[in-house]
Context: one part of a larger RNA
RNA sequence: UGACGGGGGGCCGCACCAGCGGUGGAGCCAGUGGUUUAAUUUGAAGCAACGGGAAGAACCUUACCUAAUUCUGACCUCCAGAGAACUUUCCCGAGAAGGAAUGGGGCCUUUGGGAAAUUUGAGACCGGUGGUGCCAGGCCGUUGUCAGCUUGUGGUGUGAAAAGGUGGGGUAAGUCCCGUAACGAGGGCAAACCCUAUCCUUAUUUGCCAGGCAGUAAGGUCGGGAACUCUAAGGAGACUGCCGGUGACAAACCGGAGGAAGGUGGGGAUGACGUCAAGUCAUCAUGGCCCUUACGAGUAGGGCUACACACGUGCUACAAUGGCCGGUACAGAGGGCUGCAAACUCGCGAGAGUAAGCUAAUCUCACAAAACCGGUCGUAGUCCGGAUCGCAGUCUGCAACUCGACUGCGUGAAGUCGGAAUCGCUAGUAAUCGUGAAUCAGAAUGUCACGGUGAAUACGUUCCCGGGCCUUGCACU
Repeated sequence: UGACGGGGGGCCGCACCAGCGGUGGAGCCAGUGGUUUAAUUUGAAGCAACGGGAAGAACCUUACCUAAUUCUGACCUCCAGAGAACUUUCCCGAGAAGGAAUGGGGCCUUUGGGAAAUUUGAGACCGGUGGUGCCAGGCCGUUGUCAGCUUGUGGUGUGAAAAGGUGGGGUAAGUCCCGUAACGAGGGCAAACCCUAUCCUUAUUUGCCAGGCAGUAAGGUCGGGAACUCUAAGGAGACUGCCGGUGACAAACCGGAGGAAGGUGGGGAUGACGUCAAGUCAUCAUGGCCCUUACGAGUAGGGCUACACACGUGCUACAAUGGCCGGUACAGAGGGCUGCAAACUCGCGAGAGUAAGCUAAUCUCACAAAACCGGUCGUAGUCCGGAUCGCAGUCUGCAACUCGACUGCGUGAAGUCGGAAUCGCUAGUAAUCGUGAAUCAGAAUGUCACGGUGAAUACGUUCCCGGGCCUUGCACU
């Protein structure tokens, strides 16, 4: 100097408090450990591993296992030879592979040959999701969007160092003011960027449609219109700018006006010096090591989906603020050509058949659901709850046995609000309700996004946890 203290002071954070809803109990989904297995491929391990890599394991993926194969190789470059490449069919086999036949005879050319692709041969070499993240790169988590981390010159000290950055105020902030042997500067903070909240101008199609004109049985459907909404370009607007008070005449704070918005308006992107030898050699790239008829490569089947059990994330419930039946209303943001598919017909349904439109502000996915109105049930393991199982089907796909999703009928477990403990959240938030997308042939209770309805509470900082600042002790550095 730092680190540490069950030392002190002072400050902040859904840290506590005040509230609302959960988890922990049940069933199931998916993850992990363990166990099992021929294999159950692998990495991740307090916060910061465990619905995480994986935005999607039937084959493939796939790295694992078994069986049957292969050796210049599945892939790249070089050399030599051959026949163009390529298409189609048959035999054997689980397939890879092996064997036989068939059509075809192309492009450039100096007629020697060459290019592309195929095949044979010899080696140089290829290849490795093999090991080491404690060899390094890159990327990334975390501390933490916390307010800190450094440095030049000058002054102090023999020096390590200190000062600046401490102090008095004040801030979300090392943000700013005052004081001061300091005066400045850099990376951070803030601002600059995007979305959103108001208005104006321009534009008027595929969007819009006015007690404006005209038309229709009705519908922006048509003639038309450019007002409004929306769309998308450019601007305006908010800066403590104005007023009062407090304050040290400062910084600033409190209240008010005007305003769509008020003191960082709301949200996002943005992550300083460093820490954890944090994570990743399985994205990639790469040093050393290791394998080279195998730890490389292709194939079929299996496994990653097992199941006495344990744990973390979730979904559905235990009901009447509800279940069921009927009627009826209102979104936003997205996707669509190997695609989205209207309407019609068939089917109880999942769907099937046929087939307009749409490369989409035009057509379509696409009926939003909770809400509201009416009826029924009457506190029951029930008209709650839906696991499990049986039968019959639909779709995708070479193929749903291991091991897909969905539909119909039947079956109708546990569960009556959950111990100790523990989590999230301060406003369009929590809670609740649906909708879409990526991945994707098919396969979400996950993830990411979108809107609808829409609360309660915060006295405050004594305490728990974490983090800055000052100071003190110290046997650690």